The prediction has a mean pLDDT of 88. The RNA shown here (c-di-GMP-I-GGC riboswitch aptamer) has 78 nucleotides and comes from a Gemmatimonadota bacterium. Rfam family: c-di-GMP-I-GGC riboswitch aptamer. Gene Ontology term of the family: cyclic-di-GMP binding.
RNA sequence: CCCGAUAAAGGCAAACCCGUCGCGAGGCGGGGGCGCAAAGCCAGGGGUCUCGCAAGCGAGAUCGCCCGGCUGCCGAAG
Numbered sequence: 001c002c003c004g005a006u007a008a009a010g011g012c013a014a015a016c017c018c019g020u021c022g023c024g025a026g027g028c029g030g031g032g033g034c035g036c037a038a039a040g041c042c043a044g045g046g047g048u049c050u051c052g053c054a055a056g057c058g059a060g061a062u063c064g065c066c067c068g069g070c071u072g073c074c075g076a077a078g
Stems, first nucleotide, its partner, number of pairs: 002078001003075002011036002016031006034064001040070003044067003047062006
């Protein structure tokens, strides 16, 4: 360094419920815990989704869909 254990310490938090913001996809806070070794960050490429438009298209959402980029805790076996 690759790798990722029925390891240790800690971390995050799906569905669902409550509150709140948004036309919406969804965001944020609380509860919750299905899962996660980058489920930390970035919307750069693709996908999916929303709103507007007659349409070309425009404006958005999602990185817990995939790829890519940046950063990072722990240390058994190999």